[in-house]
RNA sequence: GCGCUGAUAGUAUAAUGGUUAGUAUGAGAGAUUUCCAAUCUCUGGAUCUGGGUUCGAUUCCCAGUCAGCGCA
Numbered sequence: 001g002c003g004c005u006g007a008u009a010g011u012a013u014a015a016u017g018g019u020u021a022g023u024a025u026g027a028g029a030g031a032u033u034u035c036c037a038a039u040c041u042c043u044g045g046a047u048c049u050g051g052g053u054u055c056g057a058u059u060c061c062c063a064g065u066c067a068g069c070g071c072a
Base pairs, nucleotide, nucleotide: 001071002070003069004068005067006066007065010025011024012023013022018055027043028042029041030040031039048064049063050062051061052060
């Protein structure tokens, strides 16, 4: 330099164009308990950046950034 893959809560991960963007874990509050742990309930928290297509984009297209792999 070229090609391929990926980027979503603190972490891991799902979502085949119409979802309130889900789940687990972690965080905070409460219940229970003499206390802790465990359990139960509730709460807040995310789509890498810019542009395009579309009535509508996490999803499709283009460019960029970063990471991984391969070739040279």